[in-house]
RNA sequence: GGGCCCAUAGCUCAAUGGUGGAGCAGGGGACUCAUAAUCCUUUGGUUCUCGGUUCGAAUCCGGGUGGGCCCA
Numbered sequence: 001g002g003g004c005c006c007a008u009a010g011c012u013c014a015a016u017g018g019u020g021g022a023g024c025a026g027g028g029g030a031c032u033c034a035u036a037a038u039c040c041u042u043u044g045g046u047u048c049u050c051g052g053u054u055c056g057a058a059u060c061c062g063g064g065u066g067g068g069c070c071c072a
Base pairs, nucleotide, nucleotide: 001071002070003069004068005067006066007065010024011023012022013021018055026042027041028040029039030038048064049063050062051061052060
């Protein structure tokens, strides 16, 4: 220098055009003499950034930034 892939909650990941969800973690509660475990409930998001397409974008297109793999 070239090609490909990825960026979503504190963490690991879903959601492939129509109000963004799960597990773990955090808060509250139940159970227990108490703790752990278990169960119930609940908080938490400018979907990396800028623009474009569209009635509507996490999703499609382009630029940028960061990360990974391969080639040179």
Source information:
The RNA shown here (transfer RNA) has 72 nucleotides and comes from an uncultured Eggerthellaceae bacterium. Its Rfam family is "tRNA". By type it is a transfer RNA. Rfam's curators write: Transfer RNA (tRNA) molecules are approximately 80 nucleotides in length. Model confidence (mean pLDDT): 83 of 100.